The prediction has a mean pLDDT of 83. SAM riboswitch aptamer (S box leader), 97 nucleotides, folded computationally. It was read from a public genome assembly, where an Rfam model found it.
[in-house]
RNA sequence: AGCUUAUCAAGAGUGACUGAGGGACAGGCCCUGUGACGUCCGGCAACCUGCUUUGUUGUAAGGUGCUAAAUCCUGCGGUAUCACCGAGAGAUGAGAU
Repeated sequence: AGCUUAUCAAGAGUGACUGAGGGACAGGCCCUGUGACGUCCGGCAACCUGCUUUGUUGUAAGGUGCUAAAUCCUGCGGUAUCACCGAGAGAUGAGAU
């Protein structure tokens, strides 16, 4: 990197450093010098491992992940509408190649 599979409406900072962008892509709509992105620390969660349980229970030590807005909304199709359902795309974990 492509493939398979599970999940994606919950949760998480009044911190330090830095200093201009960021929210995948496109269109929107937003966040941002009252400090974005990033790094560190803190935190959340519980996919894998560990330990534990009668249990698919619990724990949070290890490996990831996450920490504005539903995956921020829409993107394709259906029902016939401020909506809902499914698909696609994307993200993350696990597995095999």